[in-house]
The RNA shown here (Bacterial large signal recognition particle RNA) has 265 nucleotides and comes from a Clostridia bacterium. The source organism's lineage runs through Bacteria, Bacillati, Bacillota and Clostridia. The model forms 90% of the base pairs in the Rfam consensus. It matches the Rfam family "Bacterial large signal recognition particle RNA". About the family: The signal recognition particle (SRP) is a universally conserved ribonucleoprotein involved in the co-translational targeting of proteins to membranes. It is annotated as a non-coding RNA gene.
């Protein structure tokens, strides 16, 4: 160096999750890579960490180790920005309300502000007057088949007679009642009154007069205080999208190194 037969090993790997941990089934990435059975209310194991059974390649292009960054992808933590959501006025914004102040604007004031004094009114009690309403009184008319009155024709009754009695209709009058007039008088009442008298009250307001002699007011702006407010802004919480950053794991890829035993020639 060649040939034959073996063995280690290969026939995919990785991320997250799960798990005390490892591997697998399931998800995702890479990219093409033997078969059968088991398995998310999981399955199998224990640091030599899937198990069980088979097939095939086999010490090299395929195996092992190290390094690299051109490194897909995943995970974690920051940052910026956008968006939606929940809460907050114990949130210094915006907005609203109230109070204060009197710097500015305005209004008012020597034709007299503010303040003070006096009177009147507004308020209230009683009384009077008036108004309105109701009732009574007064007057007029009407007003009873009998059970009201007077007179009682006719008729009736008593009586020998003289005479007497009751009494309907009619006529006249009247009671209750009804209707009207009057508003003379009286009583009662009041969502009545530019009314009067007497007393009370007089905080505020209006008005008249007097004193004083320059302020007064607070509508707007500014400022201060208090309250409200969740639309916006702000703060806080957790969520989503996008763009950076850092860390970590890392497939595929590239480079370098390593790579066993036996027999025969």
């Nucleotide at each position: 160096c060649c040939g034959u037969g073996c063995u280690a090993g290969g026939u995919g790997g990785g991320g997250a999750a799960c798990u005390a941990g490892c591997g697998g089934u399931g998800c995702c990435c890479u990219g093409u890579a033997c078969c059968u059975g088991c398995a998310a209310c999981c399955c199998g194991c224990u640091a030599c960490a899937g198990c069980a059974g088979g097939a095939u390649c086999g010490a090299a292009g395929g195996c092992u180790u190290a390094u690299c960054a051109u490194g897909a992808g995943g995970c974690a933590a920051g940052u910026g920005u956008u968006u939606g959501u929940a809460a907050g006025g114990a949130u210094c914004g915006c907005c609203c309300u109230a109070a204060g102040c009197a710097a500015g604007u305005g209004g008012u004031g020597u034709u007299g502000a503010c303040a003070g004094c006096u009177g009147a009114g507004u308020c209230u009690a009683a009384c009077g007057c008036a108004a309105u309403a109701g009732g009574a009184c007064u007057c007029u008319g009407u007003g009873a088949a009998c059970c009201u009155c007077g007179u009682c024709a006719g008729g009736u009754c008593u009586g020998g007679g003289a005479a007497g009695a009751a009494g309907c209709a009619g006529c006249g009058a009247u009671a209750a009642g009804c209707a009207g007039a009057c508003c003379c008088u009286c009583c009662u009442a009041u969502g009545u009154g530019c009314c009067g008298u007497u007393g009370g009250g007089u905080a505020g307001c209006u008005u008249a007069g007097c004193u004083c002699g320059a302020g007064c007011u607070a509508a707007c702006u500014a400022c201060u205080u208090a309250g409200g407010u969740a639309a916006c802004a702000c703060u806080u919480g957790g969520g989503a999208g996008c763009a950076g950053u850092u860390g970590u794991c890392a497939a595929a890829g590239a480079u370098a190194a390593g790579g066993g035993c036996a027999c025969g020639g």